[in-house]
RNA sequence: GGCAGAGUAGGCACUGCGCGUCAAGUGUCAGGGGAUGGGAAGUCGCCCCUGAACGAAAGGCUGCUUGGCCUGCGGUGCAGGUGCCGCGUCCGCUGCC
Numbered sequence: 001g002g003c004a005g006a007g008u009a010g011g012c013a014c015u016g017c018g019c020g021u022c023a024a025g026u027g028u029c030a031g032g033g034g035a036u037g038g039g040a041a042g043u044c045g046c047c048c049c050u051g052a053a054c055g056a057a058a059g060g061c062u063g064c065u066u067g068g069c070c071u072g073c074g075g076u077g078c079a080g081g082u083g084c085c086g087c088g089u090c091c092g093c094u095g096c097c
Base pairs, nucleotide, nucleotide: 001097002096003095004094005093010085011084012083013082014081015079016078017077018076019074020073021072028052029051030050031049032048033047034046038091039090040089042087058071059070060069061068062067
């Protein structure tokens, strides 16, 4: 010097424990902020806050005490293990030539 590789935030599936179903949450748009391979900066990816618009699947048993239980539902919250996907730039790391 050339070639190849490892490695992020996170995503999907599975499992468990929850929340809501008296509608929060999820998702969408706008604005602001934050973190993000080993290092630096960084986003059309991720998280948080504010505002706006939109929006739902309930049923049964018991009690009659707005309670309890069960089955569902929600592009629902969290965690764990496994599998798969997974940094575009520069520098670095590993291996080969």

Notes
The RNA shown here (THF (Tetrahydrofolate) riboswitch aptamer) has 97 nucleotides and comes from a Clostridiales bacterium. Lineage of the source: Bacteria > Bacillati > Bacillota > Clostridia > Eubacteriales. Its mean pLDDT, the model's own confidence on a scale to 100, is 84. It matches the Rfam family "THF (Tetrahydrofolate) riboswitch aptamer". Rfam 15.1 lists 747 matches to the family in 747 species.